This is a predicted structure of a 549-nucleotide part of an RNA (large-subunit ribosomal RNA, domain V) from a bioreactor sludge metagenome. It matches the Rfam family "Bacterial large subunit ribosomal RNA". RNAcentral holds the full RNA, with entries from SILVA. The prediction has a mean pLDDT of 83.

Context: one part of a larger RNA
RNA sequence: CCCGCAGCUAGACGAAAAGACCCCGUGAAGCUUUACUAUACCCUGAUAUUGAGUUUAUAUUAUGAAUGUAUAGAAUAAGUGGGAGCUAAGGCAACAAUGUAAUACCACUCUUUUGUAAUGUGAAUUCUAACCCCGCAAUAUGUGGGGGAAAGUGUCAGGCGGGUAGUUUAACUGGGGCGGUUGACUCUAAAACAGUAACGGAGUCGUACAAAGGUAUCCUAGCUUCGUUUGGAAAUCGAAGUGAUAGUGCAAACGCAUAAGGAUGCUUAACUGCAAGACCUACAAGUCGAGCAGGGACGAAAGUCGGUGUUAGUGAUCCGGUCCGCUUGAAUGACAGACGGACCGCUCAACGGAUAAAAGCUACUCCGGGGAUAACAGGCUCGUCUUCCCCAAUAGUUCACAUAGACGGGAAGGUUCGGCACCUCGAUGUCGGCUCAUCCUAUCCUGGGACUGAAGCAGGCCCCAAGGGUUUGGCUGUUCGCCAAUUAAAAGGGUACGCGAGCUGGGUUCAGAACGUCGUGAGACAGUUCGGUCUUAAUCUGCUGUGGG
Numbered sequence: 001c002c003c004g005c006a007g008c009u010a011g012a013c014g015a016a017a018a019g020a021c022c023c024c025g026u027g028a029a030g031c032u033u034u035a036c037u038a039u040a041c042c043c044u045g046a047u048a049u050u051g052a053g054u055u056u057a058u059a060u061u062a063u064g065a066a067u068g069u070a071u072a073g074a075a076u077a078a079g080u081g082g083g084a085g086c087u088a089a090g091g092c093a094a095c096a097a098u099g100u101a102a103u104a105c106c107a108c109u110c111u112u113u114u115g116u117a118a119u120g121u122g123a124a125u126u127c128u129a130a131c132c133c134c135g136c137a138a139u140a141u142g143u144g145g146g147g148g149a150a151a152g153u154g155u156c157a158g159g160c161g162g163g164u165a166g167u168u169u170a171a172c173u174g175g176g177g178c179g180g181u182u183g184a185c186u187c188u189a190a191a192a193c194a195g196u197a198a199c200g201g202a203g204u205c206g207u208a209c210a211a212a213g214g215u216a217u218c219c220u221a222g223c224u225u226c227g228u229u230u231g232g233a234a235a236u237c238g239a240a241g242u243g244a245u246a247g248u249g250c251a252a253a254c255g256c257a258u259a260a261g262g263a264u265g266c267u268u269a270a271c272u273g274c275a276a277g278a279c280c281u282a283c284a285a286g287u288c289g290a291g292c293a294g295g296g297a298c299g300a301a302a303g304u305c306g307g308u309g310u311u312a313g314u315g316a317u318c319c320g321g322u323c324c325g326c327u328u329g330a331a332u333g334a335c336a337g338a339c340g341g342a343c344c345g346c347u348c349a350a351c352g353g354a355u356a357a358a359a360g361c362u363a364c365u366c367c368g369g370g371g372a373u374a375a376c377a378g379g380c381u382c383g384u385c386u387u388c389c390c391c392a393a394u395a396g397u398u399c400a401c402a403u404a405g406a407c408g409g410g411a412a413g414g415u416u417c418g419g420c421a422c423c424u425c426g427a428u429g430u431c432g433g434c435u436c437a438u439c440c441u442a443u444c445c446u447g448g449g450a451c452u453g454a455a456g457c458a459g460g461c462c463c464c465a466a467g468g469g470u471u472u473g474g475c476u477g478u479u480c481g482c483c484a485a486u487u488a489a490a491a492g493g494g495u496a497c498g499c500g501a502g503c504u505g506g507g508u509u510c511a512g513a514a515c516g517u518c519g520u521g522a523g524a525c526a527g528u529u530c531g532g533u534c535u536u537a538a539u540c541u542g543c544u545g546u547g548g549g
Base pairs, nucleotide, nucleotide: 001549002548003547004546005545006544007543008542010541011540012539014536015535022370023369024368025367027366028365029362030361031360032359035167036166037165038164039163042159043158044157045156046155047154048153049152051127052126053125054124055123056122057121058120059119060118061117062116063115064114065113066112068110075103078109079108080107081106082105085092086091131147132146133145134144135143136142170182171181172180179199183205184204185203186202187201188200206351207249208308209307213267214266215265216264217263218262219261222242223241224240225239226238227237247256248255250313252311253310254309271294272293273292274291277288278287279286283352296305297304298303319345320344321343322342323341324340325339327338328337377424378422379420380419381418383417385413386412387411388410389409390408394404395403431506432504433503434502436498437495438494439493440492441491444469445468446467447464448463449462451460452459471485472484473483474482475481512530513529514528515527516525517524518523
């Protein structure tokens, strides 16, 4: 060096299982409820099956009887018309008087009360023949009893209704959740055209105004100083200085004195029909606009005026509604409806708006995907952490530097907590212990030295040094830590927080169960508690032992 045999498992991000954790999908399922929408059951009502009487209430009609009081006036005048008479008689009325109105007699009405009848409706109650139940019979469309127009059943409607069903339950996001945000305007970021992002830095809007619009004419604020009764820092008045600091309905920016700022007069262009041409722009939208026609306002006129100093003050389509129309009108006429024009109804605010209409739980879970995205480990970084260095105030009786070292500054390391999300989600098994280690030195012990505020003993601090060593118990799953007893010493780290195809499985992290708390609930909790399957026959590399050539 080659080839075996027997072993060990550190590696082949070993094998197995298209990761169960996490996220995503306008995926699924199960469960919950004061999510939405349905619905079974149930309740109630109407109606059909469903008939007969009585009483009562009420309405209408018919009929009979009664009823009507201000004051004045014989006096209890409900009215209207006729009326000088009526009656057997007595008498009444007329006349007169009072009063808005006059009486007898005839006719017709009104108010209120009441009797009777009919019809309608409601309620109560009785009946029996439908209908229901039981018995006797046993095929006769039987019979006796009880219930009874109720129940039951059909149809329609209202209510209730997780009992059941179908669904919904947003996105952005330095993982997801929680929080925040979602449309529009102004400034900045924005790198001197325009444009330009972030969960960058600041604010504002979801209107207001019939004048705060148009036009003609006129005017100039604010502040400082000084002066002047009440009067003061500040009210009104005057002077000087300054010059836009004022004002602009509201945020900010940009404008504005020829004023766009402040007044007064007259007014409605805050018009109708258009529109050359531009800006902006994926689309849809958005913005500016000379000029023409009509009919106007103001102005002597020239002219200006199609809202407001400008930029926010908003919502597509469908559907429905209002008004108008020289459109249409299913044989024709007229409607309905449709169509055209104008307008109205959306915190459709998740603001390019999925529906008229919608919340949750899943550790009982499932599927499709993702290392496009989290938890472990690695990587990058090093704020944090550990170590060192610079400066040297101060402490050290004196003296910065024996020793300690503030305020600051600079490095290194890659053991902490983080940040990032780069390999791995068709799987890189996760804390601690056991076993077995191997490396580093920033050295705990043992060795050698410099300085010392080193007398000695014992120390302090620094330099060299990694050969070897660095304990046993109690508690806890613990690493850690505390305690006990030792020791020369009981150093710190790396190795996938070394090591589960080596072991364990106490913890964490499935399914069962309970407590506390939260939740209406299903359920949930870096809260607690009891319980809970650790698979793999070694092909290669590696290592150990051994044999042959």